[in-house]
Context: one part of a larger RNA
RNA sequence: UGACGGGGGCCCGCACAAGCGGUGGAGUAUGUGGUUUAAUUCGACGCAACGCGAAGAACCUUACCAAGGCUUGACAUCCAGUAAAAACUGUAGAGAUACAGUGUGCCUUCGGGCGUACUGAGACAGGUGGUGCAUGGUUGUCGUCAGCUCGUGUCGUGAGAUGUUGGGUUAAGUCCCGCAACGAGCGCAACCCCUAUAGCUAGUUGCCAGCGGGUUAAGCCGGGGACUCUAGCGAGACUGCCAGUGAUAAACUGGAGGAAGGUGGGGAUGACGUCAAAUCAUCAUGCCCCUUAUGACCUGGGCUACAAACGUGAUACAAUGGCUGAAACAAAGGGCAGCGAAGCAGUGAUGUGAAGCGAAACCCAAAAAAGCAGUCCCAGUUCGGAUCGUGGGCUGCAACCCGCCCACGUGAAGUCGGAGUUGCUAGUAAUCGCGAAUCAGCAUGUCGCGGUGAAUACGUUCCCGGGCCUUGUACA
Numbered sequence: 001u002g003a004c005g006g007g008g009g010c011c012c013g014c015a016c017a018a019g020c021g022g023u024g025g026a027g028u029a030u031g032u033g034g035u036u037u038a039a040u041u042c043g044a045c046g047c048a049a050c051g052c053g054a055a056g057a058a059c060c061u062u063a064c065c066a067a068g069g070c071u072u073g074a075c076a077u078c079c080a081g082u083a084a085a086a087a088c089u090g091u092a093g094a095g096a097u098a099c100a101g102u103g104u105g106c107c108u109u110c111g112g113g114c115g116u117a118c119u120g121a122g123a124c125a126g127g128u129g130g131u132g133c134a135u136g137g138u139u140g141u142c143g144u145c146a147g148c149u150c151g152u153g154u155c156g157u158g159a160g161a162u163g164u165u166g167g168g169u170u171a172a173g174u175c176c177c178g179c180a181a182c183g184a185g186c187g188c189a190a191c192c193c194c195u196a197u198a199g200c201u202a203g204u205u206g207c208c209a210g211c212g213g214g215u216u217a218a219g220c221c222g223g224g225g226a227c228u229c230u231a232g233c234g235a236g237a238c239u240g241c242c243a244g245u246g247a248u249a250a251a252c253u254g255g256a257g258g259a260a261g262g263u264g265g266g267g268a269u270g271a272c273g274u275c276a277a278a279u280c281a282u283c284a285u286g287c288c289c290c291u292u293a294u295g296a297c298c299u300g301g302g303c304u305a306c307a308a309a310c311g312u313g314a315u316a317c318a319a320u321g322g323c324u325g326a327a328a329c330a331a332a333g334g335g336c337a338g339c340g341a342a343g344c345a346g347u348g349a350u351g352u353g354a355a356g357c358g359a360a361a362c363c364c365a366a367a368a369a370a371g372c373a374g375u376c377c378c379a380g381u382u383c384g385g386a387u388c389g390u391g392g393g394c395u396g397c398a399a400c401c402c403g404c405c406c407a408c409g410u411g412a413a414g415u416c417g418g419a420g421u422u423g424c425u426a427g428u429a430a431u432c433g434c435g436a437a438u439c440a441g442c443a444u445g446u447c448g449c450g451g452u453g454a455a456u457a458c459g460u461u462c463c464c465g466g467g468c469c470u471u472g473u474a475c476a
Stems, first nucleotide, its partner, number of pairs: 001476002003473003007470007015460002019424005026315001028313005034306002042053002064301003068297001070295001073124001077123002079120005087102006105114003126290002129288003135284002137279003140275001142273001147186006153162003166177003192267004197235001199233005207224002211222003238261001241255005317417001321376005333364003338357002343352003383414001388409007430452007
């Protein structure tokens, strides 16, 4: 100087408390350890691994296993020779592949050149093989915590100190005052994006108040720019104003006006560093290793196994509910190898059909919960839906291992969950549906979108984590 203390002081955070909902019990989805296996490819392991890499394992992917076949190679450059190459057809084969047949280039100064294939020789290719404790790059974490430093000066023999401590204050090393310090840098804040208000400009594909037409109905038509909206511009909030407190300061408390008030709400943004944290399997890369195999091709299998264990979810155990009927109100997205309307067929998945739309125009598209009417009457039930049977649909060469969906039948556990543990402070929790990426198909996951919409916070004694000062130390 740091680090540590079941030392002290001050302060903060859904850290506790006050509340609301979960998880831990059930069956199920998914990930993991374990076990099994020819293989169950590999990585990730307290917080900060475990719906994680994987935004989607039937083949492919695929790295694993078994069998079959290749060796200058699936991929690149160079040399020599030969031939255009491709494509199609047939035979054998699980296919890779092998054989046979058809079939033939472009430019040219006629010397040759271009591109492709085959054969041969070697230089080499190739490696998701090892080392993340050799590395770059990227990322997590403490933590969006308020800190981390430097120059000059001064003090100290020196390591170092000071500044950065102190009194107030703040979300903040934020600001004020004081002070052997005076300044400065990286962080904080602001500048950026979305959102909340009104104005101006613009008016189609969006809108329809007033006017005219029109219909069973409908912005449907003429028309209009008022409104909504769209999307560009500037405005607006700055403790600016008032009162009180304060040290006459910074600031705090209350108030006015205002759509919004003290950082308005949300996002992006992550200092010096810590963990030899993660990644050699995104990529790049040193060294080591393999080179008729640790490379490369193909068929089938596996990654989907299953006694029990753990994490994360979705569904429930019901009446604030289940079922039936009629019938409202979104936002944000996506669409041409695409979205696919109306109509028709089917109980339905879906099929048929083909209009329109590269989309403020057409389509996906039905929002659901809510509200209204009816029914059930507290039961393992008209709760719950696992499991299984049968029949079908879709995608795709192909759904046996191993996809999703529909109908009928079947109708398991489960009556609110021990010790414990977790999320959340407002348009939040809870609850309800919608969309997208990946994607032929496959979503209870992920990332977004809106609808309905709470309770509670006395407070900082305690638990956890963190910041500042101080003290002790057998630690560095």
Predicted 3D model of a 476-nucleotide part of an RNA (small-subunit ribosomal RNA, 3' major domain) from an uncultured bacterium.